The RNA shown here (transfer RNA) has 73 nucleotides and comes from a Phycisphaerales bacterium. The sequence was found in a public genome assembly. The prediction has a mean pLDDT of 83. Taxonomically the source falls in Phycisphaerales (Bacteria, Pseudomonadati, Planctomycetota, Phycisphaerae).

RNA sequence: GGGAGCAUAGCUCAGCGGUUAGAGCAGGGGUCUCAUAAACCCUUGGUCCCUGGUUCGAAUCCAGGUGCUCCCA
Numbered sequence: 001g002g003g004a005g006c007a008u009a010g011c012u013c014a015g016c017g018g019u020u021a022g023a024g025c026a027g028g029g030g031u032c033u034c035a036u037a038a039a040c041c042c043u044u045g046g047u048c049c050c051u052g053g054u055u056c057g058a059a060u061c062c063a064g065g066u067g068c069u070c071c072c073a
Base pairs, nucleotide, nucleotide: 001072002071003070004069005068006067007066010025011024012023013022018056027043028042029041030040031039049065050064051063052062053061
């Protein structure tokens, strides 16, 4: 330099263009226990990477940018 893939909660990841974006783990509170752990219940937490475009409607489709990974040279 060329090509491909990925970017969603603190972490790992879901999410056929259509109600208010979700799960597990982690964090906080509670039940239980003499106490802890485990288990169970409740709960906090989001610039869906950024900027535009398409659309009645975009995390989702398109273009560009940024970052990361892989392949080729």